[in-house]
A computed fold for a 74-nucleotide RNA from a Candidatus Woesearchaeota archaeon, annotated as transfer RNA. The sequence was found in a public genome assembly. Its Rfam family is "tRNA". From the family's description: Transfer RNA (tRNA) molecules are approximately 80 nucleotides in length. Model confidence (mean pLDDT): 82 of 100.
RNA sequence: GGGGCUGUGGUCUAGUUUGGUAUGAUGCAACCUUGGGGUGGUUGUGGUCCCCGGUUCGAAUCCGGGCAGCCCCA
Numbered sequence: 001g002g003g004g005c006u007g008u009g010g011u012c013u014a015g016u017u018u019g020g021u022a023u024g025a026u027g028c029a030a031c032c033u034u035g036g037g038g039u040g041g042u043u044g045u046g047g048u049c050c051c052c053g054g055u056u057c058g059a060a061u062c063c064g065g066g067c068a069g070c071c072c073c074a
Stems, first nucleotide, its partner, number of pairs: 001073007010026003020057001027045006050066005
């Protein structure tokens, strides 16, 4: 220098095929349960979906340009 894959709450992750309310687990908080704790249960909490721009009524998703990580070629 060329090519491929990946980037989503504090952490892990589904959703990308076919554009239409961003999913689940875990964590955290409150409450229930206990003599107390653990376990379990209920409710709540937290995301500018890596960045910028474009297309579209509407973009995590499509297009363009970047950044970071991993791998391959040179």